This is a predicted structure of a 75-nucleotide RNA (c-di-GMP-I riboswitch aptamer) from Desulfocapsa sp.
[in-house]
RNA sequence: AGAAGAGAAGGCCAAACCUGCUGAGAAACAGGGACGGAAAACUACGGAUCUUAUAGAGACAGCCGGGUUACCUGA
Numbered sequence: 001a002g003a004a005g006a007g008a009a010g011g012c013c014a015a016a017c018c019u020g021c022u023g024a025g026a027a028a029c030a031g032g033g034a035c036g037g038a039a040a041a042c043u044a045c046g047g048a049u050c051u052u053a054u055a056g057a058g059a060c061a062g063c064c065g066g067g068u069u070a071c072c073u074g075a
Base pairs, nucleotide, nucleotide: 004073005072007071012037013036017032018031019030020029022027035062041068042067043066045065046064047063049059050058051057
């Protein structure tokens, strides 16, 4: 350095649900809350699923795969 993951240490994110707010909607954002996660960080490139004003439209990466980046380190 790379791979890998006991994640040991420091930590990190945060499901469902509730409240507020935006949106036609799926859903997003903020607060609370933790089911879980070693990439549950970013990315809509491929597929799946969902929405519907039906448009070369949108949502979603904590659905699967791909790409990029990252903390720690025993064997």
Its mean pLDDT, the model's own confidence on a scale to 100, is 85. The organism belongs to Desulfocapsa, within Bacteria.